This is a predicted structure of a 73-nucleotide RNA (transfer RNA) from Candidatus Chisholmbacteria bacterium RIFCSPHIGHO2_01_FULL_48_12. Its Rfam family is "tRNA". Gene Ontology term of the family: triplet codon-amino acid adaptor activity. It is annotated as a transfer RNA.
RNA sequence: GCCAGGGUAGCUCAGUGGUAGAAGCGACAGUAUCAUAAACUGUAGGUCGUGGGUCCGAUCCCCACCCCUGGCA
Numbered sequence: 001g002c003c004a005g006g007g008u009a010g011c012u013c014a015g016u017g018g019u020a021g022a023a024g025c026g027a028c029a030g031u032a033u034c035a036u037a038a039a040c041u042g043u044a045g046g047u048c049g050u051g052g053g054u055c056c057g058a059u060c061c062c063c064a065c066c067c068c069u070g071g072c073a
Stems, first nucleotide, its partner, number of pairs: 001072007010025003018056001027043005049065005
């Protein structure tokens, strides 16, 4: 340099053109306990990599760029 895949919460990740983006772990609070852990309940946490375009409407489609992984040279 070329090809392919990926970038979504602190971490692992799902999702799909239309309401309000799920879940688990973690964090915090509570229930319970003499107390802690486990368990159970609840809460918060997201400019969906950046910029632009298409569309009535974009996390999703298109373009450019940045970053990560693998392959080829």
About this RNA
Its mean pLDDT, the model's own confidence on a scale to 100, is 81. Lineage of the source: Bacteria > Bacteria candidate phyla > Candidatus Chisholmiibacteriota.